Model confidence (mean pLDDT): 80 of 100. This is a predicted structure of a 139-nucleotide RNA (SAM riboswitch aptamer (S box leader)) from Phytohabitans aurantiacus. The organism belongs to Phytohabitans, within Bacteria. It was read from a public genome assembly, where an Rfam model found it. It matches the Rfam family "SAM riboswitch aptamer (S box leader)". Rfam links the family to the GO term regulation of gene expression. Of the family's consensus pairs, 97% are formed in the model.

RNA sequence: ACCUCAUCCAGAGGGGCUGAGGGAUACGGCCCGAUGACGCCCCGGCAACCACCGCGUAAGUGACUCGACGACGAGUCCGCUCGCGGCAGGUGCCAAUUCCGUCCCCUGCCGCACGGCGCGGCGCAGGGAAAGAUGAGAG
Repeated sequence: ACCUCAUCCAGAGGGGCUGAGGGAUACGGCCCGAUGACGCCCCGGCAACCACCGCGUAAGUGACUCGACGACGAGUCCGCUCGCGGCAGGUGCCAAUUCCGUCCCCUGCCGCACGGCGCGGCGCAGGGAAAGAUGAGAG
């Protein structure tokens, strides 16, 4: 790289360097950009995926103690998991919903056709995929 899972309508900007395009990809739209975008660096911030901490919960061939033994019962402890809270160590992020739409599927509406099955959408609306991004895992 590929694969799996989760999330993606919230949130968070200043300075320095650079100098022409940039907003992942094709097309369309709409934006950002010499009042310096994009990118890089520094500082600041946002969030809370993972780690860590606390409280609760709790699967179990669980462990131990007691009931003289067994069955069984009671109690204590450990604890997969899940929930809530804290923290800010590892990532991430700080224009616009992942900027929006199209390209695939479904539903409703619309148009066409029709005996019936249908057909179309460079019409509209909604939902989902796909793609992408980030995290965690696996490898």